[in-house]
Molecule: transfer RNA
Organism: Candidatus Magasanikbacteria bacterium RIFCSPHIGHO2_02_FULL_50_9b
RNA sequence: GCCGUUGUAGCUCAGUUGGUAGAGCAACUCCAUGGUAAGGAGUAGGUCACCGGUUCAAAUCCGGUCAACGGCU
Numbered sequence: 001g002c003c004g005u006u007g008u009a010g011c012u013c014a015g016u017u018g019g020u021a022g023a024g025c026a027a028c029u030c031c032a033u034g035g036u037a038a039g040g041a042g043u044a045g046g047u048c049a050c051c052g053g054u055u056c057a058a059a060u061c062c063g064g065u066c067a068a069c070g071g072c073u
Base pairs, nucleotide, nucleotide: 001072002071003070004069005068006067007066010025011024012023013022019056027043028042029041030040031039049065050064051063052062053061
């Protein structure tokens, strides 16, 4: 230098033939206990890496940028 994969909640990850963003763990509140842990119920938390395009509508399609990883030279 060229090619590919990945980027979604604090962490690990789902979610694609475009149509209201989800789970587990963690956090917080409550229940329960003499108290703690375990357990039960609930709450909050996201500009879907960034910029632009297509579309009535984009996490999803297209182009570019950045970062991580891998391959080739």